RNA sequence: AAUAUUAAAAGAGGUUGCAACUAACAAGAUUAAACUAAUGGAGUUUUCACAAACAGUGAUAUUAGUUGAAAGGGGCGGUUGCCGAAAGAAAGUAUAAAGAGUGAGUUAUAUUUUCUUGGGAUACUAGUUAAUAACUAGUAGACUGUCGUAGCAAAAAUUGUCGGCUACGGGGCGCUUUCGACGAU
Repeated sequence: AAUAUUAAAAGAGGUUGCAACUAACAAGAUUAAACUAAUGGAGUUUUCACAAACAGUGAUAUUAGUUGAAAGGGGCGGUUGCCGAAAGAAAGUAUAAAGAGUGAGUUAUAUUUUCUUGGGAUACUAGUUAAUAACUAGUAGACUGUCGUAGCAAAAAUUGUCGGCUACGGGGCGCUUUCGACGAU
């Protein structure tokens, strides 16, 4: 001095990197719901069971008319935090919602463990949704970034160093830079 192991710090991929929040807007929506009138005649309110409440003083439902929302999600813009950023699957725990009293279940949020995915787009299939928007999962062929191997070209030529192109292959527990520790060569 280089290599190997290990720890830390700082960075790169993209003008469609990831995520959160937010103003206006579009859609949701000739909707839900409420009221009136008519029909009708016994159950209705919940995914199931029990309980409770309402209902022949006419419920649920159907038709017509009048009035008439919202939530979740969305594209553009802005702000902020970041580069396992983040997303998904399975299992567990806690809380909440729906008639919500009890029990089971469903949904949502947060969190723990294990596993998968380098990144975005496009196409197809499936799911969710009011939706052909968007999101999630899988598959496919390309693109892109990085590393390894091989080759080509160029600069330089005392030593050292930077970057280009092609082909094949690998993965983020990765890659680059700096620096510390440790043993061996």

The prediction has a mean pLDDT of 76. A computed fold for a 185-nucleotide RNA from Periweissella beninensis, annotated as Lysine riboswitch aptamer. The source organism's lineage runs through Bacteria, Bacillota, Bacilli, Lactobacillaceae and Periweissella.